Large-subunit ribosomal RNA, domain II from an activated sludge metagenome, 695 nucleotides, folded computationally.
Context: one part of a larger RNA
RNA sequence: GUCUGCGAGUUAUUAUCAGUAGCAAGCUUAAGGGAUGAGAAUUCCGGAGGCGAAGCGAAAGCGAGUGUGAAAAGCGCGAGGAAGUUGCUGGUGAUAGACCCGAAGCGGAGGUGAUCUACACUUGAGCAGGUUGAAGCUGUGGUAACACACAGUGGAGGACCGAACUGGUGAACGUUGAAAAGUUCUGAGAUGACUUGAGUGUAGGAGCGAAAGACUAAUCAAACCCCGUAAUAGCUGGUUCUCUCCGAAAUCGCUUGAGGGCGAGUGUUGAAUAAGUACUCCAUGGAGGUAGAGCACUGGAUGGCUUAGGGGCCUUACCGGGCUGCCAAAACCAAUCAAACUCCGAAUACCAUGGACCCCAUUAAUUCAGCAGUCAGGCAGUGGGGGAUAAGCUUCAUUGCCGAGAGGAAAACAGUCCAGACCGUCAGCUAAGGUGCCCCAACAAGGUUAAGUGGAAAGGAUGUGACGUCGCGAAGACAGUGAGGAUGUUGGCUUAGAGGCAGCCAUCAUUUAAACAGUGCGUAACAGCUGACUCAUCGAGCGAUGCCGCGCCGAAAAUGAUUGGCGAUAAAACCUUGUACCGAAGCUACGGAUUCUCAAAGACUAAGGUUUUUGGGAGUGGUAGGAGAGCGUAGUUGCAGCGCUGAAGCCGAAGGGAGACCUGAGGUGGAGCGGCAACUAGUGAGAAUGCAGAC
Numbered sequence: 001g002u003c004u005g006c007g008a009g010u011u012a013u014u015a016u017c018a019g020u021a022g023c024a025a026g027c028u029u030a031a032g033g034g035a036u037g038a039g040a041a042u043u044c045c046g047g048a049g050g051c052g053a054a055g056c057g058a059a060a061g062c063g064a065g066u067g068u069g070a071a072a073a074g075c076g077c078g079a080g081g082a083a084g085u086u087g088c089u090g091g092u093g094a095u096a097g098a099c100c101c102g103a104a105g106c107g108g109a110g111g112u113g114a115u116c117u118a119c120a121c122u123u124g125a126g127c128a129g130g131u132u133g134a135a136g137c138u139g140u141g142g143u144a145a146c147a148c149a150c151a152g153u154g155g156a157g158g159a160c161c162g163a164a165c166u167g168g169u170g171a172a173c174g175u176u177g178a179a180a181a182g183u184u185c186u187g188a189g190a191u192g193a194c195u196u197g198a199g200u201g202u203a204g205g206a207g208c209g210a211a212a213g214a215c216u217a218a219u220c221a222a223a224c225c226c227c228g229u230a231a232u233a234g235c236u237g238g239u240u241c242u243c244u245c246c247g248a249a250a251u252c253g254c255u256u257g258a259g260g261g262c263g264a265g266u267g268u269u270g271a272a273u274a275a276g277u278a279c280u281c282c283a284u285g286g287a288g289g290u291a292g293a294g295c296a297c298u299g300g301a302u303g304g305c306u307u308a309g310g311g312g313c314c315u316u317a318c319c320g321g322g323c324u325g326c327c328a329a330a331a332c333c334a335a336u337c338a339a340a341c342u343c344c345g346a347a348u349a350c351c352a353u354g355g356a357c358c359c360c361a362u363u364a365a366u367u368c369a370g371c372a373g374u375c376a377g378g379c380a381g382u383g384g385g386g387g388a389u390a391a392g393c394u395u396c397a398u399u400g401c402c403g404a405g406a407g408g409a410a411a412a413c414a415g416u417c418c419a420g421a422c423c424g425u426c427a428g429c430u431a432a433g434g435u436g437c438c439c440c441a442a443c444a445a446g447g448u449u450a451a452g453u454g455g456a457a458a459g460g461a462u463g464u465g466a467c468g469u470c471g472c473g474a475a476g477a478c479a480g481u482g483a484g485g486a487u488g489u490u491g492g493c494u495u496a497g498a499g500g501c502a503g504c505c506a507u508c509a510u511u512u513a514a515a516c517a518g519u520g521c522g523u524a525a526c527a528g529c530u531g532a533c534u535c536a537u538c539g540a541g542c543g544a545u546g547c548c549g550c551g552c553c554g555a556a557a558a559u560g561a562u563u564g565g566c567g568a569u570a571a572a573a574c575c576u577u578g579u580a581c582c583g584a585a586g587c588u589a590c591g592g593a594u595u596c597u598c599a600a601a602g603a604c605u606a607a608g609g610u611u612u613u614u615g616g617g618a619g620u621g622g623u624a625g626g627a628g629a630g631c632g633u634a635g636u637u638g639c640a641g642c643g644c645u646g647a648a649g650c651c652g653a654a655g656g657g658a659g660a661c662c663u664g665a666g667g668u669g670g671a672g673c674g675g676c677a678a679c680u681a682g683u684g685a686g687a688a689u690g691c692a693g694a695c
Base pairs, nucleotide, nucleotide: 001695002694003693004692005691006690011096012095013094014093015092016091017090018089019088020087021086022085023084026051027050028049032045033044034043035042036041055062056061065077066076067075068074099238100237102235106228107227108226110225111224112223118202119201120200121199122198123197124196125195126194127192129161130160131159132157136153137152138151139150140149141148165189166188170185171184172183173182204220206216207215241630242629243628244627245626246625251264252263253262254261255260265374266373267371268370269369270368271367272366273365280356281355282354283353284352285351286350292344293342294341298338299337300336302334303333304332307328309327310326311324312323313322314321315320377402378401379400380399381398382397383396384395385394386393407418408417409416422592423591424590425589427588428587429586433582434581435580436566437565438564442579443578444577445576446575447574448573459553460552463550464549465548467546468545469544470543471542472541480537481536482535483534484533486510487509488508491505492504493503516531520529521528593620594619595618596617597616598615599614600613601612602611603610604609631684633681634680635679636678637677638676639675641673642672649668650667651666654663655662656661
């Protein structure tokens, strides 16, 4: 891992609601006892007690009233609409382990442990070999005597090197190991605070500790076993058959509250109410200060004019005066800005009234009662706040979708577009989107694009098409080519120089077809080249600018590239027009099922209604969740049955049912079994890192 078996809302008491049954202003017994019975149980006593029929007050108490109060007042709670009670069944709450499994932990004057390990005590044992050579002593020298020196002897040391032994530095291997800590190589100590045997002692808030919270039997910031104990778990996981009807929420308020609760909102079931009521649409009437706009207020910000005040300069003994290209209040003019400005002011939305739709309960509202789930939401469009007018960001409002929604389109793609799946059909029509082939379906017409643009931005550019405006042009434009482009003059100044061309000033005149006191290059300065300007040649359009359509560049990423692919250029790209077609679980057609409802007929009736058949209408996606109807398993009771002429179980052709499931020829098997009506429950398995077993 698979298979098989086991595996989770139970039981008791109590409360409340619904259904159902008995009795009813009453209802009912509990313990206990009697009778019957094999037992289970049934039935009869038993009124102790409980609930109800009256409330109010703290109470005395009074009583359809009562409390407060001085009160016949007011106010509070009641009466005035009289139904309860006891069983049974079901829903739910409470108390209990309370749907199941799961802690880390807490407590116990309960117990077991020092055969591991820590420390201690008693008694033993062990340490190859080599090296160094302390004190002391002896001798000699030496001293006044010591001291001291040298030689020898001697054999000290938490001394040195290094086996056993102890230990565990670094590395590799090992990592489902040979091993729940090792192996190999390499390191440390190795006469000592050394190592070690045996025996003994100290223990759980305690021991022991050269101290690491270390160690106390592979367990230690409080051992292990047992008990309290099914501790608690606002947390995670799991929770077993079918079908039908309806169908959410991820919000608000409060919360030692934020992944939990409670109330509200929202769902469902039942009962009641009642009108075309709720919703929608139309009309009318309202309240409002948003978008926009505006500057009338409050403020911001710009220019001008006028002019207080100030600065600067000048004048001045003082008073004062003058100038100002400086700053600038207020007023005025012009043009502006604002979520916390408004002289104005929509569209929507909201409220009310009337009408329409409807001709009805198939839609919807309100109230009460039972039962919930939801309180992590997500994306998209629109209007805002935060952020950077970032985020698949965050936070509000509003709509849609997903959530809880299948189908078609977007290559693939919860939230986009189309569209809401009861079932069946080898029928039809459409939506979005499409119609070269993959791949269902296409033709016609007019344009554009040359970039494979289509299938990336700011920005840039004689791409190209369309529409304008302005200028030049047979008195010859634009481009090209040939020729000229001069003189006063090197203009004046400046300068070493300045001759068109460093800079400053002026920019005239002459000859001309035309020619600048010079457009650029160039020289030290000249020179030289060129341009403006003119003529000739040539012979028809040229130049500038605006706007629109489609293109171009901008364009760099790591395995081989991509409109989905192939591929496609008068298109299979883009724009425009027309007519077809394809295309979904949409709509239609036909058949069937089911829910609700209407009508008709029949049957039953406690007269309230219930039920069957036929026909019409509207429905039937669905998570959490509410409600309903069923299937199957085990056993009990009753009734009627089956079985050796073959029960259950197993295999199984075939058949039935909307499904859970049911029947079953035949085979196997060899002794019990099912049907109907009730009842009872250890009643349904795929998941819980579920439990046990097998492989």